[in-house]
Glycine riboswitch aptamer from Usitatibacter palustris, 88 nucleotides, folded computationally.
Lineage of the source: Bacteria > Pseudomonadati > Betaproteobacteria > Nitrosomonadales > Usitatibacter.
Rfam family: Glycine riboswitch aptamer. Its family is annotated with glycine biosynthetic process in the Gene Ontology.

């Protein structure tokens, strides 16, 4: 310089599923308790799978956490930066 690859800032896109019932209280509440139904995309277990020595591991799967108006959050994507490693 620097395709592709990792890690970080900020920016932009970002699915799903009950503003559920009952109750207590200072009561039209983003409060505290109990029942119920549902969701897969923070995290987290398990597998399939790869490896086959130590492992590594999902978009499958469990739903512990965490959700279920809008807001927030959001895994993953895409631009810019800057790092890292790698090659020259």
């Nucleotide at each position: 310089g620097c395709c592709a690859u990792c890690c970080g800032a900020c920016c932009g896109g970002g699915a799903g599923a009950g503003a559920g019932c009952c109750u207590c209280g200072a009561a039209u509440c983003u409060g505290g308790g109990g029942c119920c139904g549902c969701c897969g995309a923070a995290g987290g277990g398990g597998u399939a799978g790869c490896a086959c020595c130590c492992g590594c591991a999902a978009a499958c799967u469990c739903u512990c956490a965490g959700g279920c108006a809008a807001a927030a959050g959001g895994a993953c994507c895409g631009a810019u930066c800057g790092g890292a490693a790698c090659c020259g």